The RNA shown here (Fluoride riboswitch aptamer (crcB RNA motif)) has 65 nucleotides and comes from an Actinomycetota bacterium. Model confidence (mean pLDDT): 76 of 100.
């Protein structure tokens, strides 16, 4: 000075926030949903606050008081 492993910290996984968890990244990263037209903009349409799992919030939908 490179590399690679390992510990440890951050970071990120299409809407918010806790807890566990699992993946991935180390700053030019990780990551930025899908469908159909359409060469591409661009139109339209659709699911979901989760990577999962639980709990809160926020929206929605039934139903009961």
């Nucleotide at each position: 000075g490179g590399u690679u492993c390992g510990u440890u910290g951050c970071g990120c996984g299409a809407u918010g926030a806790g807890g566990c968890u699992c993946g991935c990244g180390c700053u030019c990263a990780a990551c930025c949903g899908c469908g159909g037209u359409g060469c591409a903009u661009g139109c339209c349409g659709c699911u979901g606050a989760u990577g999962g799992c639980c709990u809160c919030u926020a929206c929605c939908u039934a139903a009961c008081c």